[in-house]
Context: one part of a larger RNA
Molecule: large-subunit ribosomal RNA, domain II
Organism: Minisyncoccota bacterium
RNA sequence: GCCAACGAGUUCAAGCAAGCUGCUGACUAAAGUCGAGAGACUGGAGUCACAGGGAAACCAAGUCUGAAUAGGGCGUUUAUUCCAAACGCAAGUUUGGAAUUGUAGUUUGCUUGAGACCCGAAGCCGGAUGAGCUUGCCACGCGCAGGGUGAACAUCGCCGAAAGGCGGUGGGAGGCCCGAACCAUUUAGCCGUGCAAAACUACUGGAUGACGUGUGGUAAGGAGUGAUAAGCUAAUCGAAUUCGGUAAUAGCUGGUUCUCUCCGAAAUAACUUUUGGGUUAGCGUCGCGUGUACCUUUGUGGGGUAGAGCACUGGAAGGUUUCGACAGGGAGAAAUCUCACGAAACCUAUCAAACUCCGAAUACACAAAGUUAAUUACGCGGCAGUUAGUCUGUGGGGGCUAAGCUCCAUUGGACAAAAGGGAAACAGCCCAGAUCUCUAUUUAAGGUCCCUAAAUCAAUGUUAAGUGCGCUUAAGGUAGUGAAAUUUCUUUUACAAUGAGGAUGUAGGCUUAGAAGCAGCCAUCAUUUAAAAAUAGCGUAACAGCUUACUCAUCGAGAGAUUUCGCGCCGCAGAUAAUCGGGGCUAAAACAUUGUACCGAAACUGAGGACUGGAUAGUGCCUCGGCAUUAUCCAUUGGUAGGAGAGUAUUCGCAUCUGCGAUGAAGGUGAAGGCGUGAGCCACACUGGAGCGUUGCGAAGUAAGAAUGUUGGC
Numbered sequence: 001g002c003c004a005a006c007g008a009g010u011u012c013a014a015g016c017a018a019g020c021u022g023c024u025g026a027c028u029a030a031a032g033u034c035g036a037g038a039g040a041c042u043g044g045a046g047u048c049a050c051a052g053g054g055a056a057a058c059c060a061a062g063u064c065u066g067a068a069u070a071g072g073g074c075g076u077u078u079a080u081u082c083c084a085a086a087c088g089c090a091a092g093u094u095u096g097g098a099a100u101u102g103u104a105g106u107u108u109g110c111u112u113g114a115g116a117c118c119c120g121a122a123g124c125c126g127g128a129u130g131a132g133c134u135u136g137c138c139a140c141g142c143g144c145a146g147g148g149u150g151a152a153c154a155u156c157g158c159c160g161a162a163a164g165g166c167g168g169u170g171g172g173a174g175g176c177c178c179g180a181a182c183c184a185u186u187u188a189g190c191c192g193u194g195c196a197a198a199a200c201u202a203c204u205g206g207a208u209g210a211c212g213u214g215u216g217g218u219a220a221g222g223a224g225u226g227a228u229a230a231g232c233u234a235a236u237c238g239a240a241u242u243c244g245g246u247a248a249u250a251g252c253u254g255g256u257u258c259u260c261u262c263c264g265a266a267a268u269a270a271c272u273u274u275u276g277g278g279u280u281a282g283c284g285u286c287g288c289g290u291g292u293a294c295c296u297u298u299g300u301g302g303g304g305u306a307g308a309g310c311a312c313u314g315g316a317a318g319g320u321u322u323c324g325a326c327a328g329g330g331a332g333a334a335a336u337c338u339c340a341c342g343a344a345a346c347c348u349a350u351c352a353a354a355c356u357c358c359g360a361a362u363a364c365a366c367a368a369a370g371u372u373a374a375u376u377a378c379g380c381g382g383c384a385g386u387u388a389g390u391c392u393g394u395g396g397g398g399g400c401u402a403a404g405c406u407c408c409a410u411u412g413g414a415c416a417a418a419a420g421g422g423a424a425a426c427a428g429c430c431c432a433g434a435u436c437u438c439u440a441u442u443u444a445a446g447g448u449c450c451c452u453a454a455a456u457c458a459a460u461g462u463u464a465a466g467u468g469c470g471c472u473u474a475a476g477g478u479a480g481u482g483a484a485a486u487u488u489c490u491u492u493u494a495c496a497a498u499g500a501g502g503a504u505g506u507a508g509g510c511u512u513a514g515a516a517g518c519a520g521c522c523a524u525c526a527u528u529u530a531a532a533a534a535u536a537g538c539g540u541a542a543c544a545g546c547u548u549a550c551u552c553a554u555c556g557a558g559a560g561a562u563u564u565c566g567c568g569c570c571g572c573a574g575a576u577a578a579u580c581g582g583g584g585c586u587a588a589a590a591c592a593u594u595g596u597a598c599c600g601a602a603a604c605u606g607a608g609g610a611c612u613g614g615a616u617a618g619u620g621c622c623u624c625g626g627c628a629u630u631a632u633c634c635a636u637u638g639g640u641a642g643g644a645g646a647g648u649a650u651u652c653g654c655a656u657c658u659g660c661g662a663u664g665a666a667g668g669u670g671a672a673g674g675c676g677u678g679a680g681c682c683a684c685a686c687u688g689g690a691g692c693g694u695u696g697c698g699a700a701g702u703a704a705g706a707a708u709g710u711u712g713g714c
Stems, first nucleotide, its partner, number of pairs: 001714006011114013025048003031042004052059002062074004079100009117255002120252001124245006135219009144209001146178003149174001153170007182206003187202003221237001223233003258647006268281005282386002284383007293376001295370007307358001308356002313352003317348008328339004389415004393410006420431003435609004440605001442603001446599003449583003455596001457595006468585002476570003480567010497554005503527003508522003533548001536547003610637001612635010648703001650700006657693001659692002667687004673682003
């Protein structure tokens, strides 16, 4: 990992509600009697109901409060309603039944208490068991090759006045030195499903000591022991092990077993030692009741938002005038003038969530009318789940008008709980809400060259950048190209090009080393001319030189300037060639504006069937309330949490079929027959070899794929 078996809302008590049943006042409990038992009978003690009010005493159809005979609160039955029959002219009366009511039993749902749907802690407490491991201590023992150093002390010699000093010999001290055994384990390797739940190899520390070691003894669980590491106390220690309390508790995680049908949420508010939990409300469902109260339209209202505005409150810009302060800058001898500064008024143009002279659309409230429709609305009751939401559109706060950011609003939408088609792929975007079957139809969004269903469709333009062909791309630049508009020049010849000229006074004056059109300053005249600047550039040390303006000729038809718009280009740098989804596409398969056709979904339609609800008509049963069923028509049928309903299967019991079975039960195997929407049921064949089923009712150890589930097998 797979397979098989086992594996989780149970039981009791009390309560509430609903269904069914009995009675109308209901029921018995303990106990007793009978009985093999199941059970039957006796038993009214008691419980609930029949009267309430008050805290109570107590009073009572009343009572409490109160001074009250007031007011107010809670109450007020010899039951009410309906149907049928009989009597009666009628009113009505009698009888019977049902419902409401009451009570008892039973079933289901839920609550509370219990292990309380199942498994799961770390822990807490109690009693025991442990010092054969290890820590400390006690008693009695044992062990430490060899080598080195050479203390005290003794003695001898020499020196010295002395104190004392020097040397030799003996001696053999030391938590001394080197180094085996022994003890330890520094570093590295090795091992790391090991030789080993700590070893092995090499190296290393101590090695006469606070040394090592043997045997016996002793101290223990909030306790011991500890040269202290919270170390050790039997591979267990910030409180051992074991059994018990014990099914501890777990607002937490995981798991929780058959089918079909109807409806179908929430992720919000308030409170909470509360924020991943609860309670109540909101939203769901089921039952009962009211009966349109819902919804839509119209009308009438109040508002101070969007917008707008400057009339108030404030902000901020320019101007004019007046005033102030005299402390600033400038001028002046001063008076004073001017600039700057402050305030106010006015004019112009403005800004505001906490400004408003104004002011919508929506929304909200009320009324009327319309629709007669339901999965409307409201009330009461049973049962819930939800209280981590997400994206998107719109209006806002925070942030950077950042975020797949965060916080609100909106009875918006979707997902959640929604499949299908489109967006290459893609919960929340666009289209559209899947009852079932069909190799039928028409469309939506979106598409129609190939992948890939459908136009290589039609018309007119644009783009040359593969721009583009479904992510986004700025400021700025652009004689790329298209369209439109305004305007100037032009056969009295424009614009461009080519040929020629572009001169003289003069090198203007000044300045300067020089300054001659062209460093700089001043002036910028005049002449000859078709035209030619006291020069618009380049150039020289200064000249020279080359152009330009300007003119003529050649040529011969458009040329120039400005503005707006469309599509391009540059700006533009990344990690696979790495992309428009791809191939690929250029009078497109791009972009823009039109048109027609087609494709395209679980949408619509068509054909056929099913469920649920309703209407109409009929039939059967009936406790007369309804229930079941048939035909036709209409509508419905996505669904998580969850509510409601109807069924299937398993085991057992009672009855039943006076059932089945060796002429073969249960069980097993078999893609194939039949029935059922389905869970499932029936038949058949083989196997198997002894029990089993139908129908009705009842009772549960009642359904397995998940729980790091448990046990077994492989």